Context: one part of a larger RNA
Molecule: small-subunit ribosomal RNA, 3' major domain
Organism: uncultured prokaryote
RNA sequence: UGACGGGGGCACGCCCAAGCGGUGGAGCAUGUGGUUUAAUUCGAUGCAACGCGAAGAACCUUACCAGGUCUUGACAUCCUGCGAAUUUUCUAGAGAUAGAUUAGUGCCUUCGGGAACGCAGUGACAGGUGCUGCAUGGCUGUCGUCAGCUCGUGUUGUGAAAUGUUGGGUUAAGUCCCGUAACGAGCGCAACCCUUGUCCUUAUUUGCCAGCACGUAAUGGUGGGAACUUUAAGGAGACUGCCGGUGACAAACCGGAGGAAGGUGGGGACGACGUCAAGUCAUCAUGGCCCUUACGACCUGGGCUACACACGUGCUACAAUGGCCGGUACAGAGGGUUGCUAAGCCGCGAGGGUGAGCUAAUCCCACAAAACGUCUCGUAGUCCGGAUUGGAGUCUGCAACUCGACUCCAUGAAGUCGGAAUCGCUAGUAAUCGUGAAUCAGAAUGUCACGGUGAAUACGUUCCCGGGCCUUGUACA
Numbered sequence: 001u002g003a004c005g006g007g008g009g010c011a012c013g014c015c016c017a018a019g020c021g022g023u024g025g026a027g028c029a030u031g032u033g034g035u036u037u038a039a040u041u042c043g044a045u046g047c048a049a050c051g052c053g054a055a056g057a058a059c060c061u062u063a064c065c066a067g068g069u070c071u072u073g074a075c076a077u078c079c080u081g082c083g084a085a086u087u088u089u090c091u092a093g094a095g096a097u098a099g100a101u102u103a104g105u106g107c108c109u110u111c112g113g114g115a116a117c118g119c120a121g122u123g124a125c126a127g128g129u130g131c132u133g134c135a136u137g138g139c140u141g142u143c144g145u146c147a148g149c150u151c152g153u154g155u156u157g158u159g160a161a162a163u164g165u166u167g168g169g170u171u172a173a174g175u176c177c178c179g180u181a182a183c184g185a186g187c188g189c190a191a192c193c194c195u196u197g198u199c200c201u202u203a204u205u206u207g208c209c210a211g212c213a214c215g216u217a218a219u220g221g222u223g224g225g226a227a228c229u230u231u232a233a234g235g236a237g238a239c240u241g242c243c244g245g246u247g248a249c250a251a252a253c254c255g256g257a258g259g260a261a262g263g264u265g266g267g268g269a270c271g272a273c274g275u276c277a278a279g280u281c282a283u284c285a286u287g288g289c290c291c292u293u294a295c296g297a298c299c300u301g302g303g304c305u306a307c308a309c310a311c312g313u314g315c316u317a318c319a320a321u322g323g324c325c326g327g328u329a330c331a332g333a334g335g336g337u338u339g340c341u342a343a344g345c346c347g348c349g350a351g352g353g354u355g356a357g358c359u360a361a362u363c364c365c366a367c368a369a370a371a372c373g374u375c376u377c378g379u380a381g382u383c384c385g386g387a388u389u390g391g392a393g394u395c396u397g398c399a400a401c402u403c404g405a406c407u408c409c410a411u412g413a414a415g416u417c418g419g420a421a422u423c424g425c426u427a428g429u430a431a432u433c434g435u436g437a438a439u440c441a442g443a444a445u446g447u448c449a450c451g452g453u454g455a456a457u458a459c460g461u462u463c464c465c466g467g468g469c470c471u472u473g474u475a476c477a
Stems, first nucleotide, its partner, number of pairs: 001477002003474003007471004012466002016460001019425005026316008034307002042053002064302007073125001077124002079121005086103001089100004107114002127291002130289003136285002138280003141276001143274001148187006154163003167178003193268004198236006208225002212223003239262001242256005318418001322377002327372002334365003339358002345352002384415001389410007431453007
């Protein structure tokens, strides 16, 4: 100087407390461990691994296994020879591949040849998701959006170092003020950026419709309008600016006015010096090591989907604030031409057939659902719950057996609110309700986004946990 303390002081955080809803019990989904297996590819492992890499394993993916094959190679550059490239059909085979066969003779040219492509050969080489993240770059997590981390000069000390950065106040903040052997400065904080909340100006189509007409069973449907809403560009607006009080005449704090908004208005992006030899050699790049008729490459089939069990994360429930059957309303944000697909028709349905419109503020996906109102059920393993299983189908796709999703009929399991323990959340939040997108042929209870309805509680900081500042002890570095 640090680190540590079941030392002290100060202040903070959904840290506790006060509340609301969960997990832990059930069934299922998904990930992991374990076990099994020819293989169940690999990585991630307290917080910070475990719906994680994977924004989507039937083939492919795919790295794993079995079998069948290739050896200058599936991919790149160079050299030599032949042939344009390309294309049709047949045979063998699980296919990779092998054999035969048909059409085709192109482009540039100094007529020597050349360019692109294919086949064969030679060796230089290719290739490796093989090892090492404890050789590395890059990227990322975490402490933590915590308020800290440092430097120059000066000064103090023999020196390691200190001072500044401590102190008195204050703040979300090393934020600001005052004091001060320090004076300044840098990286962080804040602001600048995006979004949302109010208003103004401009613009007026595909969006809008107040006033004026026309028309309809009805609809901005039509003429028209530029007010309103919206859209999207530019501005205004909030700064403790104003008033009162407290304070040290400061910084600031408390209350008030005005205001759409008030003291960082809400949300996001943004992550200092560093810590964990944290994670990643399987995104990529890369040193070293290793393989080179194989640890490379191709194909078929299988596996990653196994199942005495254990754990994590979720979904659905156990019901009446509910289930079921009719009826009626109100979003936002997205996506669409190899695409989204309307209306009418067929099917109980998943869907089918036909096909209008739309390269989209125009058309489509697309009926939002909880909600509201009616009927019924009457506390029951039920008109709760939907697992499981049997049958029949639909769709995607060469192909749904291993191993897809969905529909219909039948079946109707556990489950009556969950032990010890444990998690999230402070406001348009929790809870609850539906909607969309990425990936994607198909395949979400996951992920990311969107809106609808919309709470309770916070006395307080004694205690638990985490980090910050000052101080103290130390046989630690």